[in-house]
Two RNAs folded together computationally: RNase P RNA and transfer RNA, 468 nucleotides in total. It holds a member of the Rfam family "Bacterial RNase P class A". By type it is a ribozyme. Its mean pLDDT, the model's own confidence on a scale to 100, is 79.
C1' cells in the first nucleotide's frame, strides 16, 4: 500500500424568534426546570405487577427447552469451554440428547433400500448345433441412486470374500488427565450398529390462565330489563327473651316446640382438567353465556427502578460487590414542532485554480415498566487482529 | 396498546402421516345451432406471499420478514 476478520461509539452542532406537553413556585400575569430511541418497531422469548377464593403438593393433558460448566430475578439470552464443518489465516457457522425401547418413511431409478441383493461381469461343473444354454459359487469390477451393508494396500483363492495381515475408521470395556462435555493411550473385538426424531416417540428438565382496553375508586345516564344454561337448596342439636304456629282458657294470661324465623354445628358449595391438605368466605343462593339499554367523564395503577453512567476491587469473561456533589419524558384522538442565521459532514454543476452556486441530513418515533432476541439503518469516527506485496 | 387467524390458478377453495399440485366457476379451441346461450369434447394457465434452514427431496416441518382480516372499553 492492497485485500479481509471481529468489536465499540456516533448518527447533525450552536444561537435567536414563535409554539406544544408535564413538574415546581405564584392570587394572577408569569417565571423556572424537564421533554423520544438504539432500535421507542416485530410482539418472538423471559420477568415485575394486577385479577381469576388463596397457598402447597400429586396425577393427567398440552406446550417448551435440549453438548458441558458458569452468569442472571428469569430466559429459548449472555460468557467460557468441548465436539463437528468452512476458511491460507484472523475468524465464522451448528435446534449439537437418544436411531442396539418401539412404530413409521426412504419417491424415481436400480438386480437389490435394511438382517439384503446375482442385471452385466468373473470363476467352476454339466451339456453343446461351438452361437451358447442350464446349475452352482462370488459383493473384487461395471451400472442405478441422496444413500448399496467398513476403506486402502498386501497375502490368499478356481474366482472371490475380515478369509488372514498392516494402517485408518468403528465398537464396548480399561488406564491416565479434566468438575464436566471430552481428550490421549495401549490392548481386545473382527464389522455386528445405513439415513431421517425442525416424523411419531423415548429420556432429562421447565411451565397454571389472562392481560394496564389488567385492576381498584368516584361520578353521570338507562327499560334497575329479557332469554338460555351449570351447581346447590340436605341433616342434627339448642332455645322459649321475642314474632309466627299449635294448644289450654270465656278472657286476662299460661303452656308447648312438630314446623318457620332465631342461635350453634355438620354435610355441601365457592364450576372453568381431576384429586388431596390447610386457611378464608357462604351455608341458600352462587356463577356463566347471549340479546336489549345507557355513558364515551374524572382519579389511581403511572413511572426512581432486578435502572443508567463514572470510579474502585474480584473474575479469562458474562457478571458480582462497594462507593458516588452525576442522569432519568409521562401524554391520554395522545406534546416532543416550525422558521431564520452560522457552522460540520455529504452529493452535484461551473471553473486552469482560488473560489462561486444549487441540493440536502439514514432508519424511525414513547403509551404499565424492565431483561433479551430479531428486523430496519445514508454516512462518519475509532480500536484490535489476519493474509499478501514493497522498503529498511 | 394487547390478543388472535390467514395467504395455493383471474375468483372461491381442496391438498392427511414430506415424493414434484388439483376441483368448481372463469378463459381459449373445436363440435352442435341460421346465430347466441346451454350442452359435449379437448386445451392453456401456478416464483404455492418473500428470505433462510432441516432433509436426498419442502405447498407441507422449523424460523425471520411482508400483506390482509377479526376481536378486546366502562355501567346497570
Nucleotide at each position: 500500500g492492497c485485500g479481509g476478520a471481529g468489536g465499540g461509539c456516533u448518527g447533525g452542532a450552536u444561537g435567536g424568534c414563535c409554539g406544544c406537553g408535564g413538574g415546581u413556585c405564584g392570587c394572577a400575569a408569569g417565571a423556572u426546570c424537564c421533554g423520544a430511541g438504539g432500535a421507542a418497531a416485530g410482539u418472538c422469548c423471559g420477568g415485575a405487577c394486577u385479577c381469576c377464593c388463596g397457598u402447597u403438593g400429586g396425577c393427567a393433558a398440552g406446550g417448551g427447552u435440549g453438548c458441558c460448566g458458569g452468569g442472571u430475578a428469569a430466559c429459548g439470552c449472555c460468557c467460557g469451554g468441548c465436539g463437528g464443518g468452512g476458511g491460507u489465516a484472523a475468524c465464522c457457522c451448528c435446534a449439537g440428547g437418544g436411531a442396539a425401547a418401539g412404530c413409521g418413511c426412504c419417491a424415481c431409478a436400480g438386480a437389490g433400500a435394511a438382517g439384503a441383493g446375482a442385471c452385466u461381469g468373473c470363476c467352476c461343473c454339466u451339456g453343446u448345433u461351438c452361437g451358447c444354454a442350464g446349475g452352482g459359487g462370488u459383493a473384487a469390477a461395471g451400472g442405478u441412486g441422496a444413500a448399496a451393508c467398513g476403506g486402502u494396500g498386501g497375502g490368499g483363492u478356481a474366482a472371490g470374500a475380515g478369509c488372514c495381515c498392516a494402517c485408518c475408521g468403528c465398537g464396548g470395556a480399561c488406564u491416565u488427565g479434566g468438575c464436566g462435555a471430552c481428550a490421549a493411550g495401549g490392548a481386545c473385538g473382527g464389522c455386528a450398529c445405513g439415513g431421517c426424531a425442525a416424523g411419531c416417540c423415548c429420556c432429562a428438565c421447565c411451565c397454571g390462565g389472562a392481560g394496564c382496553a389488567a385492576u381498584g375508586c368516584c361520578a353521570a345516564a338507562u327499560a334497575g330489563g329479557g332469554g338460555c344454561c351449570u351447581c346447590g337448596c340436605g341433616c342434627g342439636g339448642g332455645g322459649g327473651c321475642c314474632g309466627g304456629u299449635c294448644u289450654c282458657g270465656a278472657a286476662a294470661g299460661g303452656g308447648a316446640u312438630a314446623c318457620c324465623g332465631c342461635c350453634c354445628g355438620c354435610a355441601g358449595g365457592g364450576a372453568c382438567g381431576c384429586c388431596a391438605a390447610c386457611g378464608c368466605c357462604c351455608g341458600a343462593g352462587a356463577g356463566g353465556c347471549c340479546c336489549g339499554g345507557g355513558u364515551u367523564g374524572g382519579c389511581a395503577g403511572c413511572u426512581u427502578g432486578a435502572c443508567c453512567g463514572c470510579c474502585g476491587u474480584g473474575g479469562c469473561g458474562a457478571c458480582a460487590c462497594g462507593g458516588u456533589u452525576g442522569g432519568c419524558a409521562g401524554a391520554g384522538g395522545a406534546a416532543u414542532g416550525g422558521u431564520c442565521a452560522u457552522c460540520c459532514a455529504g452529493g452535484g454543476g461551473c471553473g486552469a485554480a482560488a473560489g462561486c452556486c444549487c441540493c440536502g441530513g439514514a432508519c424511525a418515533g414513547a403509551a404499565u415498566c424492565c431483561g433479551g432476541c430479531u428486523u430496519a439503518c445514508a454516512g462518519g469516527c475509532u480500536c484490535u487482529c489476519c493474509g499478501c506485496g514493497c522498503g529498511c | 396498546g394487547c390478543c388472535u387467524c390467514u395467504a395455493u390458478a383471474g375468483c372461491u377453495c381442496a391438498g392427511c402421516u414430506g415424493g414434484u399440485a388439483g376441483a368448481g366457476c372463469a378463459c381459449c379451441u373445436g363440435a352442435u345451432u341460421u346465430g347466441u346461450a346451454a350442452u359435449c369434447a379437448g386445451g392453456g394457465g401456478g416464483u404455492c406471499g418473500c428470505g433462510g434452514g432441516u432433509u436426498c427431496a419442502a405447498g407441507u416441518c422449523c424460523u425471520g420478514c411482508u400483506g390482509g382480516g377479526g376481536g378486546c372499553a366502562c355501567c346497570a